This is a predicted structure of a 741-nucleotide part of an RNA (large-subunit ribosomal RNA, domain II) from Candidatus Doudnabacteria bacterium RIFCSPHIGHO2_01_48_18. It matches the Rfam family "Bacterial large subunit ribosomal RNA". RNAcentral holds the full RNA, with entries from ENA and SILVA.
Context: one part of a larger RNA
C1' cells in the first nucleotide's frame, strides 16, 4: 500500500432539569452492629445528620410578617392550595333541586428518597501530539584540554654560532681553505590534515572514493594509564566538543506536565434545522451574553399579508429661499488704482453691493416623493406569534442584484447597508466545461402526461416552419475614443429644358501698386477702410507664388452638354402664370446594419465543433422539444382531526381504520424510534455427533433499514430464543498501534 486484528465522552462525588417510582398521619439513613452465605452480597437494626414544615434583614434580631426611615407613610421581598366523590347540618323553593358550611376520602399539586437519562462542576474526564521545567542518577572506551608512562619521523639538501690552518696586521679587525652541525630551514615517503575537482547521494561509507594538494624535528603524530560533569566540564573561541545527540548530553521519575493549536472520533431509520451578527474581552483563528435552532409546558388569536384611513419622516428627485462656491452681462450705487486734461470731466481697469439671466453642493434646503415604520378598522390567514424551563451549535463567510464610503466611479479588491436572492447546508434542467447566474426545491415508483428556463441543420431530443425588413472588398455573427462619398432609410434648405450638377471652351477688368505701415507691402506679412466704374461677368480679392513684381488659381459669368418638353391643383378668352407631387441635381442632419481601428509566444484556440449567407441580426406569429418541477396513479412515513377496539379508579396509553386535511432537500445541532456485540437473572424441564459455535455459497423468504431466517458445503462441541439487567458494546480514515503480505 493492502489484508486481519486492538484503537477515542468513562468512573466517582456533588448539583441542576425531566421521566419512571416509593412514601406522604413528612422523606431518608451515615458510620457501625447483628443474623444468613461468604469471591461476593443479601437482610434486619442503627435519627447522629441532611432536605422540608416560614419568612425577613449586612446582621443582632423579629416573626405571618421583615426590611427600610423620625415615621403607623410609601416602597421591596412574603403570608397558598385545586378538583371529585360521600355523608352531616343549616338556609332558600310547592316540589324537582340548588346553595353554604363541617368531616371522611381520592386525586392533582407540594415535599423527600431511589433509579434511569441530558448538562454543569471537581477530578487526566473523548483520544493521540509538543517544544519546554524540575528531582536523582548514568557517561571524558567518540571528541576536547590536562598528567603520567612509553614509541614514532625512508633519503636528500642548505651549512648558523663555534674551532683549526694559511694569508694578512705593531697587535687586531679581516681574507681564503678545512673541520663542524644550527633551524616551529628547504624537497620528499612513512606518519598526519582534509584545500580543488569529479564520482557517489534506497552510498561501499549515516560524510566514502578517485586524482591532485598541505604538514612532515616539531605549538609534531601516536599507544597505554588517569584526571575534569551538565545551573558543569573543556575550548589556539567556530555557539566548538561532551559516545552518529549540544543555545545545554543521556536516562529515570515529577507525568496521563500543559497544548484557546492540528488531527481523529467506530450501527440504521424518522422529525425539525442553524450561524458566519451585536456588546465587552492583554481581545481580534479563544472566550461570555444576547440574536438565530431544537425539545417540553403553558398563556390564547396575538404572527404574516392585502385594502381603507390616521399620523412619522427630510433620502431620490429638484430648487438656489439660507451656507458656500461658480459664470458672463447691466449699473448715474460705493471704495480702490491707473491715464488724458489748467480744471470740470472723461477714459481703462479691479472690488463691494444691486437689477435682470444661466449654474454647482455628503457636511445648503423654499421645497420633497416611492418604498418604509407606528396606530386603528376590516378581510384573508390559522400558530407561525408570546413567556417560562431543558439542550444546542455559531461568532474565518462567498458570490449575484441594488444604494454608498474607500481605491482609478481598477481588481474573482475592500468597508457598510436591504426582513433581496443563491451558494454555504441543494440535488436536477440550462449557461460547451463551472460553488454563489437562469429555472426550479429530490419521500419512494411508473418505457404515464403537461410545461419552465433554454432551445428546434448534422454531433443532439425538437421547425431547413410562416411572414416582413436589413447586412456582404463583415463568415460580422467578441471591445472603445477616434475616422470613412459602405448601403439602407427619414428630416430640412436649394437649384432644375427660361436649361440644373459634373465635365469642357473662353472671360475674369479699370479707378488702383486703395490708404497706413514698410528696406519693399503692387488682390494675396500686418493695420484701417472695403468704394465707384465698365460689363454677360469678374472680392479693394480664395488659395499656390515672388525680395517686391511677374505667373497660375478660385470666387462670378458667357458659350457648350443635354436630366420630363410628365401628372395635379388654382387664377386666367386661347396660351400663359403660380404652385404642389414625383423624376434629376447640390449641400446639411438624424436612425438601422456594417467597415477600419484589432498586436504573443507548443495548435485553428472568443460560435462548444462541423459547418451556416442563413443554420446571421431585428419584428411578429403558430406548433414542437425540454426537468427529481407540476398533474396521473400506486405504495411508505410524520403531525392534525375524527371513529372503532383493547387496557386503567382516573388523567391516559397502545393497536387499527378514515380525510379531494397539511406535510417528508439538508451541514453544525436538538428530539424520537429501533437493529447488532459481550456477559448476568428467569423461562423455555429449547437445540446439538442423525452434527453447535465459526468459516463459505446461494439468483431463496422476512424487515424501510441496521439486519434477521432459509437451503447446500466444510467444521467438529458447544449454543439459541423470550423478558429483564449490566456493558471494556458497533473502525475507513488519527504520517494510529500490531502481526501477515
Nucleotide at each position: 500500500c493492502c489484508c486481519g486484528a486492538c484503537g477515542a465522552g468513562u468512573u466517582a462525588a456533588c448539583g441542576u432539569a425531566u421521566g419512571c417510582u416509593g412514601c406522604u398521619u413528612g422523606u431518608u439513613u451515615a458510620a457501625g452492629u447483628c443474623u444468613c452465605u461468604u469471591u461476593u452480597g443479601a437482610g434486619a437494626c442503627g435519627a447522629a445528620g441532611a432536605c422540608a414544615u416560614a419568612g425577613u434583614g449586612a446582621a443582632a434580631g423579629c416573626g405571618a410578617g421583615g426590611g427600610u426611615u423620625a415615621a403607623u407613610a410609601g416602597c421591596c421581598c412574603g403570608u397558598a392550595u385545586u378538583a371529585a366523590u360521600c355523608a352531616a347540618a343549616a338556609a332558600a323553593u310547592c316540589a324537582a333541586u340548588u346553595u353554604u358550611u363541617u368531616g371522611a376520602u381520592u386525586a392533582a399539586a407540594g415535599g423527600u428518597g431511589g433509579c434511569a437519562u441530558g448538562c454543569g462542576u471537581u477530578a487526566g474526564a473523548c483520544c493521540c501530539g509538543a517544544a519546554a521545567c524540575c528531582c536523582g542518577g548514568u557517561g571524558a572506551g567518540c571528541u576536547a584540554c590536562u598528567c603520567a608512562u612509553g614509541g614514532u619521523c625512508a633519503g636528500g639538501a642548505u651549512g648558523a654560532a663555534c674551532u683549526c690552518a694559511a694569508g694578512g696586521u705593531a697587535a687586531a679587525a679581516c681574507u681564503u681553505g678545512g673541520g663542524g652541525g644550527a633551524g616551529g630551514u628547504c624537497c620528499g615517503a612513512a606518519c598526519c590534515c582534509a584545500c580543488u575537482a569529479u564520482u557517489g547521494u534506497u552510498g561501499c561509507a549515516a560524510a566514502a572514493a578517485u586524482a591532485g594538494g598541505g604538514g612532515a624535528u616539531g605549538a609534531a603524530c601516536u599507544g597505554u594509564g588517569a584526571g575534569u560533569a551538565g545551573g558543569g566540564g573543556a575550548g589556539a573561541a567556530a555557539u566548538u566538543c561532551c559516545a552518529a545527540u549540544c543555545g545545554a548530553a543521556c536516562u529515570g521519575g515529577g507525568u496521563g506536565a500543559u497544548a484557546g493549536c492540528u488531527g481523529g472520533u467506530u450501527c440504521u431509520c424518522c422529525u425539525c434545522g442553524a450561524a458566519a451578527u451585536a456588546g465587552c474581552u492583554u481581545u481580534a483563528g479563544g472566550g461570555c451574553u444576547a440574536g438565530c435552532c431544537u425539545u417540553g409546558u403553558g398563556a390564547a388569536u396575538a404572527a404574516a399579508c392585502c385594502a381603507c384611513g390616521a399620523g412619522a419622516g427630510g433620502u431620490a428627485g429638484a430648487g438656489c429661499a439660507c451656507u458656500g462656491g461658480a459664470u458672463g452681462a447691466g449699473u448715474u450705487g460705493u471704495g480702490g488704482g491707473g491715464g488724458a486734461g489748467c480744471a470740470a470731466u472723461c477714459c481703462c481697469u479691479c472690488g463691494c453691493g444691486c437689477u435682470g439671466a444661466a449654474c454647482c453642493a455628503a457636511c445648503c434646503u423654499c421645497c420633497g416623493a416611492a418604498u418604509u415604520c407606528u396606530c386603528g378598522u376590516g378581510g384573508u390567514g390559522g400558530u407561525u406569534c408570546c413567556a417560562c424551563a431543558g439542550g444546542a451549535g455559531u461568532c474565518a463567510g462567498a458570490c449575484u442584484g441594488u444604494g454608498a464610503g474607500g481605491u482609478c466611479u481598477a481588481a474573482g479588491c475592500u468597508u457598510c447597508a436591504c426582513u433581496a436572492g443563491u451558494c454555504u447546508a441543494a440535488a436536477g434542467g440550462g449557461a460547451a466545461a463551472g460553488a454563489g447566474c437562469c429555472c426550479a426545491g429530490a419521500u419512494c415508483g411508473u418505457c404515464g402526461u403537461u410545461u419552465a428556463a433554454g432551445g428546434u441543420c448534422c454531433c443532439u431530443a425538437a421547425a431547413u416552419c410562416a411572414a416582413a425588413g436589413c447586412u456582404a472588398u463583415a463568415g460580422u455573427g467578441u471591445a472603445a475614443a477616434g475616422g470613412a462619398u459602405g448601403u439602407u432609410u427619414c428630416u430640412g434648405u436649394c437649384c432644375u429644358c427660361a436649361g440644373a450638377c459634373a465635365g469642357g471652351u473662353a472671360g475674369g477688368a479699370g479707378g488702383u501698386u486703395g490708404g497706413c505701415u514698410u528696406a519693399g507691402a503692387g488682390g494675396u506679412a500686418g493695420c484701417c477702410a472695403c468704394c465707384c466704374u465698365u460689363u454677360a461677368a469678374a472680392g479693394a480679392g480664395u488659395g499656390u507664388g515672388u525680395a517686391a513684381c511677374a505667373a497660375c488659381u478660385c470666387a462670378c459669368u458667357a458659350c457648350u452638354c443635354g436630366a420630363g418638353u410628365u401628372u395635379c391643383c388654382u387664377a386666367u378668352u386661347u396660351a400663359u402664370a403660380g404652385g404642389a407631387a414625383u423624376g434629376g441635381g447640390a449641400c446639411a442632419g438624424g436612425g438601422g446594419c456594417g467597415c477600419c481601428g484589432a498586436c504573443a509566444a507548443u495548435g485553428u484556440a472568443u460560435u462548444g465543433g462541423g459547418a451556416c449567407u442563413a443554420a446571421g441580426c431585428u419584428u411578429u406569429g403558430u406548433a414542437c422539444c425540454g426537468a427529481a418541477a407540476a398533474c396521473a396513479c400506486g405504495a411508505g412515513c410524520u403531525c392534525u382531526a375524527u371513529c372503532c377496539g383493547c387496557c386503567u379508579c382516573g388523567c391516559g396509553g397502545c393497536g387499527g381504520a378514515u380525510a379531494c386535511g397539511a406535510g417528508c432537500g439538508g451541514u453544525a445541532g436538538a428530539g424520537g424510534a429501533g437493529c447488532a456485540u459481550u456477559g448476568u437473572c428467569a423461562g423455555c424441564u429449547g437445540c446439538a455427533u442423525c452434527g453447535a459455535a465459526g468459516c463459505u455459497g446461494g439468483a431463496c423468504c422476512c424487515g424501510c433499514g441496521a439486519g434477521g431466517g432459509c437451503c447446500g458445503g466444510u467444521g467438529g462441541a458447544g449454543u439459541g430464543c423470550u423478558g429483564a439487567c449490566a456493558a471494556g458494546a458497533g473502525a475507513g480514515a488519527a504520517u494510529g498501534u500490531u502481526g501477515g503480505g

Taxonomically the source falls in Candidatus Doudnaibacteriota (Bacteria, Bacteria candidate phyla).